A computed fold for a 99-nucleotide RNA from a Planctomycetota bacterium, annotated as Bacterial small signal recognition particle RNA. The prediction has a mean pLDDT of 81. It matches the Rfam family "Bacterial small signal recognition particle RNA". Clan: SRP clan. By type it is a non-coding RNA gene. The organism belongs to Planctomycetota, within Bacteria.
RNA sequence: GACCGUGCCUUACGCAACGGACACGCGCGAACCGGGUCAGGCCUUGACUGGAGCAGCCCUAAGCGAUGCUGGCCGUGUGCCGUAAGUAACACGGUCUAG
Numbered sequence: 001g002a003c004c005g006u007g008c009c010u011u012a013c014g015c016a017a018c019g020g021a022c023a024c025g026c027g028c029g030a031a032c033c034g035g036g037u038c039a040g041g042c043c044u045u046g047a048c049u050g051g052a053g054c055a056g057c058c059c060u061a062a063g064c065g066a067u068g069c070u071g072g073c074c075g076u077g078u079g080c081c082g083u084a085a086g087u088a089a090c091a092c093g094g095u096c097u098a099g
Stems, first nucleotide, its partner, number of pairs: 001096007009086006015079002017076004022071002024068001026065003034059004042051002
């Protein structure tokens, strides 16, 4: 000095981490304009009964809340974890050559 390999560096893919919203599960959640059941009262009937139906209770919608070693989605120079490619210079190792 050259070549090869490794590292550093860059890129890509994968994986993980973090963040976001969504879904699912849990809870809350409608004076009336949701449903069910409808005390009282009202109406109806000669009576039996029947009718509509407020409150209450129950179920839930829109939505809200706390959260999940849940699910997939999106994003991030968060990682240097895995694989591959690239690679000027630098570092390490090996081989060859010259002095």